[in-house]
Context: one part of a larger RNA
RNA sequence: UUGGGCGUAAAGCGCGUGUAGGUGGCUUAUUAAGUCAGAUGUGAAAGCCCCGGGCUUAACCUGGGAAUUGCGUUUGAUACUGAUAGGCUAGAGUCGGAGAGAGGGUAGUGGAAUUUCCGGUGUAGCGGUGAAAUGCGUAGAGAUCGGAAAGAACACCAGUGGCGAAGGCGGCUACCUGGUUCCAGACUGACACUGAGGCGCGAAAGCGUGGGGAGCAAACAGGAUUAGAUACCCUGGUAGUCCACGCCGUAAACGAUGAGAACUGGCUGUGCGUUGGGUUUUUACCUAGUGCGUAGCGAAGCUAACGCGUUAAGUUCUCCGCCUGGGGAGUACGGUCGCAAGAUUAAAACUC
Repeated sequence: UUGGGCGUAAAGCGCGUGUAGGUGGCUUAUUAAGUCAGAUGUGAAAGCCCCGGGCUUAACCUGGGAAUUGCGUUUGAUACUGAUAGGCUAGAGUCGGAGAGAGGGUAGUGGAAUUUCCGGUGUAGCGGUGAAAUGCGUAGAGAUCGGAAAGAACACCAGUGGCGAAGGCGGCUACCUGGUUCCAGACUGACACUGAGGCGCGAAAGCGUGGGGAGCAAACAGGAUUAGAUACCCUGGUAGUCCACGCCGUAAACGAUGAGAACUGGCUGUGCGUUGGGUUUUUACCUAGUGCGUAGCGAAGCUAACGCGUUAAGUUCUCCGCCUGGGGAGUACGGUCGCAAGAUUAAAACUC
């Protein structure tokens, strides 16, 4: 390289958007580039292969043929692919009417709790643990009542509930804004799928500048425990956690399962729509269907097994990414990016 693979054995980029490229619905005509057929030129000789001939055979030499799977020119064929022109509506999209939602951003606002401060009542303890001690307290703590301030997070509702491409998103209100679902028609007429590079988003921690700082809490200090205890437990406590702007670009970024399309038995829930029927004054409930999500169990099939099973890991197609024994190593060197931390790309010797 081929082949074979990628849920758990090595292997799906964290996610999107989209350039080149690859692939692409039904139909008519033209063309004849790919494709197919014929003719012709060329494809040196030797060698290989086949049929002969010559050395007594053989090796060897020699004659003819075949082969040389290719390329050029030319004449045709037109099913498929392509190209050009036209048409279509089943893919895709636009318009109308409804709907659900912690989707995103900005501003405002609410109560519970915590801590601190002030004042009242009040007296000897509080706190903490397996047990203690450090710590706080007669300079009046803890408890309790009233008041004030601050910051952060939003109990119940709450749900294998919802929304988002992923990361993720949860008090309430207003404004701005993205996506999505259903219903019924009308319109555009293949406008599509994927996507190397590129660009954007991207938890936590970390970094820069300026704010903020209640609680929690790396580091650190003290008290315990212990043979020791640079820990687990306790008392404190700074970065940080929060906000604004700018970096970083990584995670078991997980469904450890790339995206899109088609096809293939069922059952039980649940979220959001929708059609018909029944009960009902209505709200509402029951029932049969239909669409999009989401969860459980399982026919066939698949799988090494576990398991997956219309949300496939089943049966197929298109495109991208990735893997190729363990260690060395996701390291060195070089490049790119970064303020740094480091990230990304990515070997070899050697060794088993």